[in-house]
């Protein structure tokens, strides 16, 4: 230095649920709360998933320009050091 990853150290993040708030919704943000996480830091680049206001449609329904990075891959930065 690369890989790898402890029942280690210093720390970090925070699912469900509840309250407030924004949003048509999915969902976001703040507070509480911890199921978990070695990138559960950051980036929608590829796939996947969710929603369907608007648009289209006689209707059923279709549709992302809206979302999800704690679904998978990719990019990028980074703490620690037992085996």
């Nucleotide at each position: 230095g690369a890989c790898u990853g402890a029942u280690a150290a210093c720390g970090g993040c925070a699912a469900a649920c509840c309250c407030g708030u924004c949003g048509a919704a999915a969902g976001g943000c703040g507070g509480g709360g911890a199921c978990g996480c070695a990138a559960a830091g950051c980036c929608u680049c590829a796939g996947g998933u969710c929603u369907a206001a608007g648009g289209c449609g006689a209707g059923a329904g279709c549709u992302a320009a809206g979302a999800c990075g704690g679904c998978u891959g990719g990019g990028u930065u980074g703490c620690c050091a037992a085996a």
Molecule: c-di-GMP-I riboswitch aptamer